[in-house]
C1' cells in the first nucleotide's frame, strides 16, 4: 500500500431483515448468618470508536477518519 474481522456499560459479549440497548461477571444497599461465603432482592453505571450523509426513525445502511487483529505486497 490493498483486502478482510472487530471497536457497545469496570470487564468479557450479544443486539447486522432499521423502531424495546440487552446478558454475563464485577459495583452499591438491603435481607438470611454470631460473621464471611453462597443464596435472595433491589438499585447505579454505556446513547453504541469520532464525524457527515440517507431515513419519519440508524448500534444496525452508506461515505470519509482513528485504533486493534489477520492476509497480501
Nucleotide at each position: 500500500g490493498g483486502g478482510c474481522c472487530g471497536g457497545u456499560g469496570g470487564u468479557g459479549c450479544a443486539g447486522c431483515u432499521g423502531g424495546g440497548a440487552g446478558c454475563a461477571c464485577g459495583c452499591c444497599u438491603c435481607g438470611u448468618u454470631c460473621g464471611c461465603a453462597a443464596c435472595g432482592a433491589g438499585g447505579a453505571g454505556g446513547c453504541c470508536g469520532g464525524g457527515a450523509g440517507u431515513u419519519c426513525g440508524a448500534a444496525u445502511c452508506u461515505c470519509c477518519u482513528c485504533c486493534g487483529g489477520u492476509c497480501c505486497a